[in-house]
This is a predicted structure of a 78-nucleotide RNA (c-di-GMP-I riboswitch aptamer) from a Nitrospirota bacterium. The source organism's lineage runs through Bacteria, Pseudomonadati and Nitrospirota. The model forms 94% of the base pairs in the Rfam consensus.

RNA sequence: CUUCGACAAAGCUAAACCCUCCGUGAGGAGGGGACAGAAAGCGACGGGUCUUUAGAAUAAGACGGCCGGGCUGCCGAA
Numbered sequence: 001c002u003u004c005g006a007c008a009a010a011g012c013u014a015a016a017c018c019c020u021c022c023g024u025g026a027g028g029a030g031g032g033g034a035c036a037g038a039a040a041g042c043g044a045c046g047g048g049u050c051u052u053u054a055g056a057a058u059a060a061g062a063c064g065g066c067c068g069g070g071c072u073g074c075c076g077a078a
Stems, first nucleotide, its partner, number of pairs: 004076002012037002017032006035065001041071002045068003048063005
């Protein structure tokens, strides 16, 4: 350095649910909370699911904690 992931150490994030706000909506932000997570950090590139308007989609959005790959990052047992 690249892999790998420990009954190690220091930490980190935060599901469902509740309150407030934003959004037509999927959903998002803040606070509480803790199901979980070795990238549950970032990012819509490819799939997939969901939402909206609909007569229709070759449309527009959302989801990264649905999957894949990409970039970056803590520690160092086997």